[in-house]
RNA sequence: UUACUAGCUUUCUAGGGUUCCGCUAUUCAUAGGUCUGGUCCAAGAGAAAGCCUACAAUAUGAUUGUAUUGUAGCCACGGAAGGAUAAAAGCCUGGGAGAU
Numbered sequence: 001u002u003a004c005u006a007g008c009u010u011u012c013u014a015g016g017g018u019u020c021c022g023c024u025a026u027u028c029a030u031a032g033g034u035c036u037g038g039u040c041c042a043a044g045a046g047a048a049a050g051c052c053u054a055c056a057a058u059a060u061g062a063u064u065g066u067a068u069u070g071u072a073g074c075c076a077c078g079g080a081a082g083g084a085u086a087a088a089a090g091c092c093u094g095g096g097a098g099a100u
C1' cells in the first nucleotide's frame, strides 16, 4: 500500500422529531414539539432472543451426510456536509473522511 473478513433477523431501549391521537391556546378559521406523553422513526461501535457459522463429543448412516449436546462468534476514537420520511435523529451515506 492492497485484498479478504469482523453474519442475519425480530423485539426493545438510548435518542429523535411532529404525520395521526392526546394536551394547550384561541379571533373557533386555526396555531403550538421552546407540549410530559401514545402512534411513528431508531443504533456498525446499545440490550435480549432466535436463526446461522466454526470446532468438539455422542448416536446413526455410507461416500462424507443427518440429529442432539457443549463451546465460541473478538475489537471498535470518529467530524463536517449531504439524503430520505410528516419531520428529525447514534437512521442512510458510514467499521466512510480522518485519528490511533
Base pairs, nucleotide, nucleotide: 007051008050009049010048011047012046015041016040020038021037022035023032024031025030052073053072054071055070056069057068058067059066060065075095077098082092083091

Predicted 3D model of a 100-nucleotide RNA (Guanidine-I riboswitch aptamer) from Leuconostoc fallax KCTC 3537. It matches the Rfam family "Guanidine-I riboswitch aptamer". Rfam's curators write: This family represents a conserved RNA structure found upstream of the ykkC and yxkD genes in Bacillus subtilis and related genes in other bacteria. The prediction has a mean pLDDT of 82. Taxonomically the source falls in Leuconostoc fallax (Bacteria, Bacillati, Lactobacillales, Leuconostoc).